This is a predicted structure of a 1396-nucleotide RNA (small-subunit ribosomal RNA) from an uncultured delta proteobacterium. Its Rfam family is "Bacterial small subunit ribosomal RNA".

RNA sequence: AUACAUGCAAGUCGAACGAAGAACGUCCUUCGGGACUAUUAAGAGUGGCGCACGGGUGAGUAUCGCGUGGAUAAUCUGCCCUUCAAUGGGGGAUAACUAACCGAAAGGUUAGCUAAUACCGCAUAAGACCACAGUCUCUGCGGAGACAGGGGUUAAAGAUUUAUCGUUGAAGGAUGAGUCCGCGUCCAAUUAGCUUGUUGGUGAGGUAAUGGCUCACCAAGGCUGUGAUUGGUAGCUGGUCUGAGAGGAUGAUCAGUCACACUGGAACUGAGACACGGUCCAGACUCCUACGGGAGGCAGCAGUAGGGAAUAUUGCGCAAUGGGGGAAACCCUGACGCAGCGACGCCGCGUGAGUGAUGAAGGCCUUCGGGUUGUAAAGCUCUGUUCUUAGGGAAUAAAAAAAUGAAGGUACCUAAGAAGAAAGGACCGGCUAACUUCGUGCCAGCAGCCGCGGUAAUACGAGGGGUCCUAGCGUUGUUCGGAAUUACUGGGCGUAAAGCGCGUGUAGGCUGAUCAGUCAGUCAGGGGUGAAAUCCCGGGGCUCAACCCCGGAACUGCCUUUGAUACUGCUGAUCUGGAGUCCGGUAGAGGUGAGUGGAAUUCCGAGUGUAGAGGUGAAAUUCGUAGAUAUUCGGAGGAACACCAGUGGCGAAGGCGGCUCACUGGACCGGUACUGACGCUGAGACGCGAAAGUGUGGGGAGCAAACAGGAUUAGAUACCCUGGUAGUCCACACCGUAAACGAUGAAUGCCAGCUGUCGGGUUGCAUGCAAUUCGGUGGCGCAGCUAACGCUUUAAGCAUUCCGCCUGGGGAGUACGGCCGCAAGGUUAAAACUCAAAGGAAUUGACGGGGGCCCGCACAAGCGGUGGAGCAUGUGGCUUAAUUCGAAGCAACGCGCAGAACCUUACCUACCCUUGACAUGCCUGGCUAUAUGGAGAGAUCCAUAGUUCCUUCGGGACCAGUGCACAGGUGCUGCAUGACUGUCGUCAGCUCGUGUCGUGAGAUGUUGGGUUAAGUCCCGCAACGAGCGCAACCCUCGCCUUUAGUUGCCAUCAUUUAGUUGGGCACUCUAGAGGAACCGCCGGUGAUAAGCCGGAGGAAGGUGGGGAUGACGUCAAGUCCUCAUGGCCCUUAUAUCCUGGGCUACACACGUGCUACAAUGGAUGAUACAGAGGGAAGCAAGACCGCGAGGUGGAGCAAAUCCCACAAAGUCAUUCUAAGUUCGGAUUGUUCUCUGCAACUCGAGAGCAUGAAGUUGGAAUCGCUAGUAAUCGUGGAACAGCAUGCCACGGUGAAUACGUUCCCGGGCCUUGUACACACCGCCCGUCACACCAUGGGAGUUGGGUCUACCCGAAGGCGUUGUGCCAACCCGCAAGGGAAGCAGGCGACCACGGUAG
Repeated sequence: AUACAUGCAAGUCGAACGAAGAACGUCCUUCGGGACUAUUAAGAGUGGCGCACGGGUGAGUAUCGCGUGGAUAAUCUGCCCUUCAAUGGGGGAUAACUAACCGAAAGGUUAGCUAAUACCGCAUAAGACCACAGUCUCUGCGGAGACAGGGGUUAAAGAUUUAUCGUUGAAGGAUGAGUCCGCGUCCAAUUAGCUUGUUGGUGAGGUAAUGGCUCACCAAGGCUGUGAUUGGUAGCUGGUCUGAGAGGAUGAUCAGUCACACUGGAACUGAGACACGGUCCAGACUCCUACGGGAGGCAGCAGUAGGGAAUAUUGCGCAAUGGGGGAAACCCUGACGCAGCGACGCCGCGUGAGUGAUGAAGGCCUUCGGGUUGUAAAGCUCUGUUCUUAGGGAAUAAAAAAAUGAAGGUACCUAAGAAGAAAGGACCGGCUAACUUCGUGCCAGCAGCCGCGGUAAUACGAGGGGUCCUAGCGUUGUUCGGAAUUACUGGGCGUAAAGCGCGUGUAGGCUGAUCAGUCAGUCAGGGGUGAAAUCCCGGGGCUCAACCCCGGAACUGCCUUUGAUACUGCUGAUCUGGAGUCCGGUAGAGGUGAGUGGAAUUCCGAGUGUAGAGGUGAAAUUCGUAGAUAUUCGGAGGAACACCAGUGGCGAAGGCGGCUCACUGGACCGGUACUGACGCUGAGACGCGAAAGUGUGGGGAGCAAACAGGAUUAGAUACCCUGGUAGUCCACACCGUAAACGAUGAAUGCCAGCUGUCGGGUUGCAUGCAAUUCGGUGGCGCAGCUAACGCUUUAAGCAUUCCGCCUGGGGAGUACGGCCGCAAGGUUAAAACUCAAAGGAAUUGACGGGGGCCCGCACAAGCGGUGGAGCAUGUGGCUUAAUUCGAAGCAACGCGCAGAACCUUACCUACCCUUGACAUGCCUGGCUAUAUGGAGAGAUCCAUAGUUCCUUCGGGACCAGUGCACAGGUGCUGCAUGACUGUCGUCAGCUCGUGUCGUGAGAUGUUGGGUUAAGUCCCGCAACGAGCGCAACCCUCGCCUUUAGUUGCCAUCAUUUAGUUGGGCACUCUAGAGGAACCGCCGGUGAUAAGCCGGAGGAAGGUGGGGAUGACGUCAAGUCCUCAUGGCCCUUAUAUCCUGGGCUACACACGUGCUACAAUGGAUGAUACAGAGGGAAGCAAGACCGCGAGGUGGAGCAAAUCCCACAAAGUCAUUCUAAGUUCGGAUUGUUCUCUGCAACUCGAGAGCAUGAAGUUGGAAUCGCUAGUAAUCGUGGAACAGCAUGCCACGGUGAAUACGUUCCCGGGCCUUGUACACACCGCCCGUCACACCAUGGGAGUUGGGUCUACCCGAAGGCGUUGUGCCAACCCGCAAGGGAAGCAGGCGACCACGGUAG
């Protein structure tokens, strides 16, 4: 490992060689030049050595590549070291060079000359090599070594000057390299089979060397579940990071090793390469070209472009270390030594020190007092690390002397000067150290997780302050840790994820007792190795440190050797306890086949018989007068086997049920004869395997998917009904799954018991019991275990062995691929993407069209209403300038409002005002108040009159003016609040302390049995007590006593029209104080309790009636418009004053009421009986006037005295007679009365006239259980006036309650829960649109790999070599031969091509 401009990175040797050959200088000279210097410089050539080192990179490679340890008796090794021996004598060429020629260039051709340490014969030659045949030693038996023998083969080179360097052969060493082997070395089985030179042999070739390395022949082998082959990824190691360790991750720098050098192939040379800066060929790319041809390879050092989030100078030097060449001087060296750039990392240092309180100014906060920034600053006194300048100045060059320094005038030393030039970053809700203000208002934004932000944000942004770290600080990414969250150390599988549906059994794993041997594992000692560096320990050197140096330890590993023998293994022998065999018995729905039985359903035939049957919540479809259903007899056919029947039996599981026979598996008990560990588990494999489903052929009574019809329903593709086909049944063959569950794999041993039941045995007493033993099957339970629930000798306990399975939820048991299947489908089995959870067990609540118990006018039983009419009143809506605002299911709507004509009033319109209508303080001045007149809608303005009161004489009250502080706001937020209120609910509940139980949330108490109106009381109980609630205490009514009698009362005595008066206080009454009722007494019942039932007595009887009294809490319930109040907002206005209007509008809807619809009534007349209140700006009698409302006038009364004030219904009479009326009174007309400044919008009342709707009210709905409902009137508050409303009072005065099934609400216990905002909860699916990821998809495209065939560059090999050819041989020569070259051919083979 993308492409590269430019420069440099490997040369050197003249002491191997020939040629060439200056300059300066010296000498000579014939003046042309020559010699010396000179073995000269530069540039070439032949030759030698080097270029295979050093440097770079990590593409490829899952491999003997690397690591580690061995082997090489199967090998090589230039330069270097040691030893032995030698270096004789010859030959022929060739570059350079010269000449000619070709070419643009690169380069080349021909001819001629020449040297060598270039090349080649010959000679000589050994412990070298080759082939023979010997002896000895070792051995892994293949072989190797030593000794000696004769035979054959092979060598050399000189240079320079006297001392060396070379050259050749041999042996040894050292170094380096090759090859082989054991062990270790990533992921995937959705890769299970791979292999033909493949595995082995024989022979040959080849190599330095073993070997299928290659070839011929022969054989058919070799590898693989301990993972072959295939696919993906990756250089390996010492080490590095992390971790307590074991591990996990990683492989920068430094070091070892491998591989590569543009991509692919190939060889040459050489000791060494198949060669980074060599060659050849092919390919892609770039460049030059005269178009004919050529050139190139930075993954060397710098540098450039590109890519990228991102990574440096085209520097100095060979001074040191090292390398190459050389005898050396020396040359070369981007190795290296240095410098430059970068806070990239590690280390050290500084940015000052001391003093300094009016705690300065400024900032920020504030409760406005102050606090904080903060000794911080300023100021004063110092120091000099660093910095600046000047002077000096290294080590690095070591062991006799000299020379040589890139870094560098650097480090360092000295002197002087100067606080001067030197602080930032993150964070402050919790985790996590550090808090406030403002801005913003689910916006802007933050965020590692939880989460923050919707008007009071310690969470956003800013300021102040603080915390942490510091020349750094944060963020992002990555790795390990925490994570026992893959668990070897060190996890699990009943319900959280997880036991295969069950068995048989292969490989594998594990395996009883005794003895002996062996020593593989194991343990101990020794030896070798485990490179250096790193880490650790101890020293030392740079001022310290980082860093460096020295020594030690360590490197937990591998190899080898000696020993030990308990355990495991192996070998041999023995044993019986595990396992099995044998003999005798026993129980059983165990299995398969054949046969057979009765009951029932249905159908068929016949009889009797007549109108229905059937079915349902109710019906209908359906069957039936063509005779059903019902009933009797006969027959057919199929399926299933009532009772027995049992947490009984059998089986491995699925499963098995009438009876008989045949065949057959297993289990148990007893005997103890036999074998002698034969055993357990079990990946794959094989077999069995409910129901449904499939195929073929039968069968088909009943039942019954699909389907049809009828119902139900909003619909009803359902539940219900009537029919009905596959199927269910049989035979054969598939399928292979289930909540195939004990949601619990198999086997063995051990660990308290009690009690049922099934099958055997033994013993005892002697007839059905007891004891005991073996094997099954249940219940409870101790220890132990468990998150809890629970399990507990049938474990989920304590241990051992083996197998299977799990690792957050969803996607998904899905897709793709493989295998199986006729199909349906099964099995194996992911990822992208997405969420912050999913889940278990238990707890407390809430809820349930769950259960039990109980209560309430909750229902039921009754009475009267509302809903229909008219009107009143409130609300919604609509309208409007405004119709002020609030209240909204119950628990808003005759509510705030106990009373809107003005006022109220908050709303609207118009006109005004601004320290203000109101409060306090400061300043100034005095009068003012008041009255009169005028203008104006009024507020207000103008004019006139007016000179007050108190005083301690300072002034104050009071008023005016001006300015400042401030006032003012019914403006917003009731989701910032106080306070008050509603509601569940006058329901019986709500809690606490201590103790106990539970890991805990919590429980217990408070539950249970009774009882009560009541958590009221009693009993029981791991609870014992206590508090807030209940009850009682308080008020009132009902009875009595006593005290006191005026304004009350009158029995007796007088008296009067009249308790009017005298008198009296007995009675009534008034209002104080007491008494009285407690299940106290009796009987029954109950548990001898609490209590309940009945009775007596009593005015009253079981809380006597009514009221007040409202637990913990719920509803972010209501109110900022009662009041108070935080924050925000307005300030010539959202404040204040005032006129008129509005709140009273009106197609409509709702709530609450009044009056009615009439005869239990209306009208007229007469007449009786209350209680409780109110009264002075008041109630007002009698009298008079008016038809009346009312008016005039006024006695009395601040009230048991007077007044309001006649109570009404009722009673007694008369009339009306069933009608829109003598009911009903709306509406309207008109005339009046009263209140009030004023009745138009907009009051109430009276008289006369008018006389609407309405004939008892649909669905629905409300109140009430006794002096109650119903009905009748009376009074009061507020108020000038205004009630059908509200509050209170009395009169008359009922009906009904079997009962708790149902509706509503509530209480207690229990149960289920996926709810906790708590069922108004939670939650599922389709559809619509947009986006994201994935699968399929007619196809299209790229990469990788394989197979077959074609092509066949370069190259080496084989063969040929007719062309060419100096050395050697023959020959006098010509020539020939040997050897060789070019060329040809052949097989191999890269690129390329075709098809799959």